The part of an RNA shown here (small-subunit ribosomal RNA, 3' major domain) has 476 nucleotides and comes from an uncultured bacterium. The prediction has a mean pLDDT of 83.
[in-house]
Context: one part of a larger RNA
RNA sequence: UGACGGGGACUCGCACAAGCGGUGGAGCAUGUGGUUUAAUUCGACGCAACGCGAAGAACCUUACCUGGGCUAGAAUGCCUCUGACAACCCUAGAGAUAGGGCCUCCAAGGUAAAACUUGGCAGAGUGCAAGGUGCUGCAUGGCUGUCGUCAGCUCGUGUCGUGAGAUGUUGGGUUAAGUCCCGCAACGAGCGCAACCCCUAUCUUCAGUUGCCAUCAUUGAGUUGGGCACUCUGAAGAAACUGCCGGUGACAAGCCGGAGGAAGGCGGGGAUGACGUCAAGUCCUCAUGGCCCUUACGGGUUGGGCUACACACAUGCUACAAUGGUGGUGACAAUGGGGAGCGAGGCGGCGACGCCAAGCCAAUCUCAAAAGCCAUCUCAGUUCGGAUUGCACUCUGCAACUCGAGUGCAUGAAGUUGGAAUCGCUAGUAAUCGUGGAUCAGCAUGCCACGGUGAUACGUUCCCGGGCCUUGCACA
Repeated sequence: UGACGGGGACUCGCACAAGCGGUGGAGCAUGUGGUUUAAUUCGACGCAACGCGAAGAACCUUACCUGGGCUAGAAUGCCUCUGACAACCCUAGAGAUAGGGCCUCCAAGGUAAAACUUGGCAGAGUGCAAGGUGCUGCAUGGCUGUCGUCAGCUCGUGUCGUGAGAUGUUGGGUUAAGUCCCGCAACGAGCGCAACCCCUAUCUUCAGUUGCCAUCAUUGAGUUGGGCACUCUGAAGAAACUGCCGGUGACAAGCCGGAGGAAGGCGGGGAUGACGUCAAGUCCUCAUGGCCCUUACGGGUUGGGCUACACACAUGCUACAAUGGUGGUGACAAUGGGGAGCGAGGCGGCGACGCCAAGCCAAUCUCAAAAGCCAUCUCAGUUCGGAUUGCACUCUGCAACUCGAGUGCAUGAAGUUGGAAUCGCUAGUAAUCGUGGAUCAGCAUGCCACGGUGAUACGUUCCCGGGCCUUGCACA
């Protein structure tokens, strides 16, 4: 000087308290451990691994295993030789491939035409080389997590100290903040904080189609004429600064109350992550040193596996019901997507869906709401719950056996609110309800977004973690 203390003082945070809803019990989904296996590819392991890499494993993916096959190789540069190769068809094969048929060079220069030269493409040969998701993240770059959006981390000159160092950065107030004010052997400065950026809340101006409809006419319908006032869209501005008033404070910084205002003291959200820590994570994104393999640890292929299942854990979904189930009823959104696509409407089917098909490269057409409202059930393992299983189908796709999703009929398990323990959350938040998107042929209870309905609490004694000062120390 740090780190540490079941030392002290101050202080902050869904840290606790006050509550609401969960997890832990059940069934299932997904991930992991373990076990099994020819293989169950690999990585990630307290917080900060475990719905994580994986925004989507039937084949492919795929790295793993089995079998049968290749060796200049699936792709690339240089060198030598040859002139065709491919597509298509036939045969063998699980396929990769192998054999045969068919067809045979192209462009430029050159020549009467060739030969010849150069280039392209393909094959063969030979070596320098290719190739490796092989090892080392404790050799590395890059990227990322974490403490933590915590308020800190430093430097120059000066001064003090023999020196390591100190001072500044401590102190008194204040703040979300090393934020600002005052004081001070310090005076300044940098990286952080804040602001500048984006979205959102109000208004104005401009613009008015594919949007909108107050007035006028019109229709089944903003449908048409008409209009651009309103809604909305999207560009430019205005507006909030403790600016004003009162109190308080040290005449300060600020704090408390009030006015006006759409909004009030950082208005609400996002992006933004200092010096560093964890030899944190990643050599399987990529790049890369070293080591290793080179008829194999490389490359192609068939089938299998990654989907196994006495069990244990994690994250979720669905429930146990009446704030509910069932039936009926064209109530009301926002974000987005759409051409190998979205598909209105009609017809067929109980249904998944099929057939026909308008419109739309989309403010035009389309995907497209649910909780709500009305009736019924009457507390039961039930008209709760839907696992499991049987049969029959639908769709995608060469192909759903291993191993997809969905539909109908039948079946109707556990489960009556969950021990110790433990998690999230303070406002349009929790809870609850549906919707969209990426990936994607198909497959979502996951992830990322969107809107509808819409609560409880207002303190700092304690637990946990952080910041600052101080004190002790047998630690570095």